[in-house]
Context: one part of a larger RNA
């Protein structure tokens, strides 16, 4: 000093849990108020509140069923059975099941036998290949048991006949997804800031659903139809067509026939007693505690018990889509819902400001404008504002901002005032004002045996009147 042994900390390859949410599921605790018109059994209720666990669902599930028929045949939901049977101070009230019709449809593994002429089986290093894998070698686990086989509907042995086969991959196709493309006026005239209005001519239309564009746009933009289709891209079945490679068979598996076999889950079943549930009623299920089986056996058969018959099943080990439920979280549609005191408490920097030690509790606030074009500038004034100016359609739209009621204040005008003001009737005066009327005038437009003047005729009381044409 270093290895070795022992105890004890430290730091740890790989690997697993934890905590959150919880609408729906499983499981375990586990009340009361409530009703009985009082109250204990009862009922609320095997409910809530608590706790534990998990999943896209979960539980359940391939009969130790159901029945009593010519017998059905896993489980889950729904009609219906039925508010029946049952229960229950038989009060108050609780309360299912078989069948029977739909919705969905599916079946399987171990455990227990000698493969015994051979452990044929798995991981793990290292090497090869067609690389989620597969073939070789070597090591380790394993006979205190890894496989194959076979699960009660059987099945193992033995026998001669018939039937029928796998993986892999390349291309299309059907399927699912995203991206992307698919019609028509920005014609004229008016009003206006602005055309999306009006009024005239077109267009397209399986599209005239919606939104936006300076006001009611099918035809200006996005979209919307063609419940289809083209073009890109990706991805899944192993579904159909096709094409290559590779295995195989002295093999698997299915059916027949002999009749030599045939194992089947224990402190469990079952029974007593206790609490608890339940329609379950001499005990439907559970749990604790005491005995505690069998093997032609066992469990069931809704009244205990012998005793016998007879039927159905095979407990005490297990995996399993679908149809079912879902005030959570995720996407995505729609509405005879609310429309800012309503509608979640929140349309907004809302579980926020704020209020309690706390546990909790808990608001109010939405809108200029088509654009900001959000008052350049001068002028008083320390400024804050005011006075011009300026934008705008608009500023009586000025970031306290569309409209801008009302109680209430100021400011201007008008009428009153002795019996408070108000109230009801009446009637009279003032202002002001819809409708109607109308003098004058001014402008348009229609009528025509109008009028005046002018030409012709007829008539005359000579002042003129009457026809006709213009």
């Nucleotide at each position: 000093u270093g290895a070795c042994c022992u105890c004890g900390g430290a730091u740890c390859a790989g690997g697993u849990a934890g905590g959150g949410a919880u609408a729906c599921c499983c499981g375990c605790u586990g009340a009361a108020c409530u009703u009985a018109a009082g109250c204990a059994u009862a009922u609320c209720a095997a409910u809530a509140a608590g706790c534990g666990g998990a999943g896209g669902a979960a539980a359940a599930g391939a009969a130790a069923c159901c029945a009593a028929c010519a017998g059905g045949g896993a489980u889950u939901g729904c009609c219906u059975c039925a508010g029946u049977a049952a229960c229950g101070g038989c009060g108050a009230g609780u309360g299912a099941a078989g069948c029977g019709g739909c919705a969905a449809g599916a079946g399987c593994u171990c455990a227990a036998a000698u493969u015994u002429g051979a452990a044929a089986g798995c991981u793990g290093g290292c090497c090869c290949c067609u690389c989620c894998g597969g073939g070789g070698u070597c090591c380790g686990c394993g006979u205190u048991g890894u496989a194959a086989u076979u699960u009660g509907c059987a099945g193992a042995g033995g026998a001669u006949g018939c039937u029928u086969u796998g993986g892999g991959u390349g291309c299309g196709g059907c399927c699912c997804c995203c991206g992307u493309c698919u019609a028509a006026g920005u014609g004229c005239c008016c009003u206006g800031g602005a055309a999306c209005g009006g009024g005239c001519c077109g267009u397209c239309a399986g599209a005239g659903a919606g939104g936006g564009u300076g006001a009611g746009a099918a035809u200006c933009c996005c979209g919307u139809c063609u419940u289809g289709g083209g073009c890109g891209g990706g991805g899944u079945g192993u579904c159909c067509g096709u094409g290559c490679c590779c295995g195989u068979g002295u093999a698997a598996a299915g059916c027949u026939c002999c009749u030599u076999c045939g194992a089947c889950g224990a402190g469990u079943c079952g029974a007593g007693u206790u609490g608890u549930u339940u329609g379950g009623g001499a005990a439907u299920g559970c749990a604790g505690c005491u005995c505690u089986a069998a093997a032609u056996g066992g469990g069931u058969g809704g009244u205990a018990a012998a005793u016998u018959u007879c039927a159905u099943c095979u407990a005490a080990a297990g995996c399993u889509a679908a149809a079912u439920a879902c005030u959570g979280g995720c996407c995505g549609g729609a509405g005879a819902c609310c429309g800012a005191u309503a509608g979640c408490g929140c349309a907004c920097a809302a579980g926020u400001a704020g209020a309690g030690u706390g546990a909790u509790c808990g608001a109010a606030a939405g809108a200029u404008g088509a654009a900001a074009a959000g008052c350049a500038c001068u002028u008083u004034g320390a400024a804050a504002a005011g006075a011009g100016a300026g934008u705008u359609a608009a500023a009586c739209a000025g970031c306290a901002c569309g409209u801008g009621a009302a109680a209430u204040u100021g400011u201007u005008g008008a009428a009153a005032g002795g019996g408070a003001a108000g109230c009801g009737c009446u009637u009279g005066c003032g202002a002001c004002c819809a409708g109607a009327c109308u003098c004058g005038c001014c402008g348009c437009g229609g009528g025509g045996u109008u009028c005046a003047g002018c030409c012709g005729g007829c008539a005359u009381u000579c002042g003129u009147g009457c026809c006709g044409g213009u």

Description:
Model confidence (mean pLDDT): 81 of 100. A computed fold for a 470-nucleotide part of an RNA from Aspergillus heteromorphus CBS 117.55, annotated as large-subunit ribosomal RNA, domain I. Its Rfam family is "Eukaryotic large subunit ribosomal RNA". For this family Rfam cites "Crystal structure of the ribosome at 5.5 A resolution" (Yusupov et al., Science, 2001). Its family is annotated with structural constituent of ribosome and ribosome in the Gene Ontology. The source organism's lineage runs through Eukaryota, Dikarya, Eurotiales, Aspergillus and Aspergillus heteromorphus.